[in-house]
RNA sequence: CAGGCCGGCCGGGUGCGUCGCUGUUGAUGGCGACUUUGUCGCCAUCAUCCAGAGGAAAGUCCGUACUCCGCAGAGCACGGUGCCGGGGAAAUCCCGGCUAGGCGUGAGCUUAGGGAUCGGGCCACAGAAACAGGUAGCCGGUCUCCGUGAGGAGGCACGGUCAUAGUGAAAAGGUAAGGUAAGAGCUUACCGGCGCGGGUGGUAACAUCCGCGGCCAGGCAACCCCCACCGGGAGCAAGGCCAAGCAGAGGCAAGGAACUGCUCGUUCCAUUCGAGCCUCGGGUAGGCUGCAUAGAUAGAUGACCACCGGCAGCGGCGCUCGAUGAGCGUUGCCUGUUACAGAAUGCGGCUUAUAGGCCGGCCUGGGAU
RNA sequence: GCCCCCAUCGUCUAGGGGCCUAGGACGCAGCCCUUUCAAGGCUAAAACCGGGGUUCGAAUCCCCGUGGGGGCA
Numbered sequence: 001c002a003g004g005c006c007g008g009c010c011g012g013g014u015g016c017g018u019c020g021c022u023g024u025u026g027a028u029g030g031c032g033a034c035u036u037u038g039u040c041g042c043c044a045u046c047a048u049c050c051a052g053a054g055g056a057a058a059g060u061c062c063g064u065a066c067u068c069c070g071c072a073g074a075g076c077a078c079g080g081u082g083c084c085g086g087g088g089a090a091a092u093c094c095c096g097g098c099u100a101g102g103c104g105u106g107a108g109c110u111u112a113g114g115g116a117u118c119g120g121g122c123c124a125c126a127g128a129a130a131c132a133g134g135u136a137g138c139c140g141g142u143c144u145c146c147g148u149g150a151g152g153a154g155g156c157a158c159g160g161u162c163a164u165a166g167u168g169a170a171a172a173g174g175u176a177a178g179g180u181a182a183g184a185g186c187u188u189a190c191c192g193g194c195g196c197g198g199g200u201g202g203u204a205a206c207a208u209c210c211g212c213g214g215c216c217a218g219g220c221a222a223c224c225c226c227c228a229c230c231g232g233g234a235g236c237a238a239g240g241c242c243a244a245g246c247a248g249a250g251g252c253a254a255g256g257a258a259c260u261g262c263u264c265g266u267u268c269c270a271u272u273c274g275a276g277c278c279u280c281g282g283g284u285a286g287g288c289u290g291c292a293u294a295g296a297u298a299g300a301u302g303a304c305c306a307c308c309g310g311c312a313g314c315g316g317c318g319c320u321c322g323a324u325g326a327g328c329g330u331u332g333c334c335u336g337u338u339a340c341a342g343a344a345u346g347c348g349g350c351u352u353a354u355a356g357g358c359c360g361g362c363c364u365g366g367g368a369u
Numbered sequence: 370g371c372c373c374c375c376a377u378c379g380u381c382u383a384g385g386g387g388c389c390u391a392g393g394a395c396g397c398a399g400c401c402c403u404u405u406c407a408a409g410g411c412u413a414a415a416a417c418c419g420g421g422g423u424u425c426g427a428a429u430c431c432c433c434g435u436g437g438g439g440g441c442a
Base pairs, nucleotide, nucleotide: 001365002364003363004362005361006360007359008358009357010356012308013307014306015305017304018303019302021052022051023050025047026046027045028044029043030042031041032040033039034038054340058351059350061349062348063347064346065345066235067234068233069232073264074263075262076261078231079230080229081228082227083097084096085095086094087093098113099112100111101110102109103108114226115225119224120223121220122219123218136164137161138160139159140158141156142155143154144153145152146151173191174190175189176188177187178186192216193215194213195212196211197210198209199208200207201206239289240288241287242286248280249279250278251277252276255269256268257267309338310337311336312335313334314332315331316330317329318328319327320326321325370441371440372439373438374437375436376435379395380394381393382392387425398412399411400410401409418434419433420432421431422430
């Protein structure tokens, strides 16, 4: 110098500029109500006054506050989570660490994390076989034939074997020696894995070392399942208060009911004077609150101008080089552009979108000293 | 605002890990038949919403997004 990785941050600024919007407070005016010289509500206007979007307000993926439901009991089902330590109200959250896999030369990034001897299921094609079995091959036995003989050839619902070849993503730990009819952890040595016991380091997950045991029969649980833990449900259109308005009729009916599903259980309502459901018909389409030092009920937080910025383009000037060009620096009453996006009960996280820029640490390559 | 569901040829759909190089119907295109059209027959084209992961292997399983649909005063 070029390219890159990680972490943090900003995400336009200024103007007693012009116009406009929402809210609070205050003043004035108008209208309405009433307990009538006052209070409350609504509307309009005004104010040298004050406040007014985000890092994601988004997706609604988690958790929680808050509110209601029959205060929510038991079992099953269903759903979620699953290494270790710390933080946190909690979480599919954050930080640090561990193990295994993948990507990158590297800084670093990324995925997963209980159980594969409870049991079931799957492993296409190929292959003898996909997890317990043989119609390739090898060895033995036996029968027949040939041969003087050693032996050879062919057969078998016979036995042994997985060492050989081949298939596949995956095939019985690997190498060597012994052993055997041929073979095989069958035995031995070394290496690898697993289990048990112990030592050391670490809070722990775990790492490492020593000893013992031939224990060595796969993979998938982001398939069912098993184990441990957690979860009652619904959601501010929750819910509370007020106001206004209405008309019932017909049919089915013994059970029904926001405890999500099933069974039990408890409570409430109802059982022919009819709970509930269906069809037709009628009424309402309001206000206040919940609700916040922005806060609506179709949603305000904006537009323009000037100057200063950022970025891109073009032009001028200067420098360098491998030179009709490229790069860098600087400049212009020049031109264009300035992202993603916008609260609707609040909060803590996650995920996704995002022009451009700043700061710090680190890696790779090249050059100079 | 809150809560659910879905996505496969142009349209409606089957398929729920391998036999998928994804099947069927309608439609479209070409050819045959017919004097011509229709009907009929034959043939062909045409799709797993996007990205990442699990797995030997993904339309299917998991995660994130995108686009639709429905319900709640």
This is a predicted complex of two RNAs, RNase P RNA and transfer RNA, with 442 nucleotides together. Model confidence (mean pLDDT): 75 of 100. Rfam match: Bacterial RNase P class A. Rfam links the family to the GO terms dimeric ribonuclease P complex, ribonuclease P activity and tRNA processing. The family's RNA type in Rfam is ribozyme.